This is a predicted structure of a 71-nucleotide RNA (c-di-GMP-I riboswitch aptamer) from a soil metagenome. The coordinates come from a structure-prediction model, not an experiment, and the mean pLDDT is 85.

RNA sequence: GACAAAGGCAAACCCGCCGCGAGGCGGGGACGCAAAACCAGGGGCCUCACCGAGGUCGCCCAGUUACCGAA
Numbered sequence: 001g002a003c004a005a006a007g008g009c010a011a012a013c014c015c016g017c018c019g020c021g022a023g024g025c026g027g028g029g030a031c032g033c034a035a036a037a038c039c040a041g042g043g044g045c046c047u048c049a050c051c052g053a054g055g056u057c058g059c060c061c062a063g064u065u066a067c068c069g070a071a
Stems, first nucleotide, its partner, number of pairs: 001068001008033002013028006031058001037064002041061003044056005
């Protein structure tokens, strides 16, 4: 971060498995994404067997690392 190119990821939905659940993993599938890579530290949202324990980074911020590349 360009109406460039190479390559990448993959929402909804469907199938299977796991979980009480939010949701996760695998396959199919593409709405989108320049960090839609990692990270749950802060905020937000969500769940539950709610003194607490979890989920979500494809909600934002912080941190870490990285492909291609003109002007």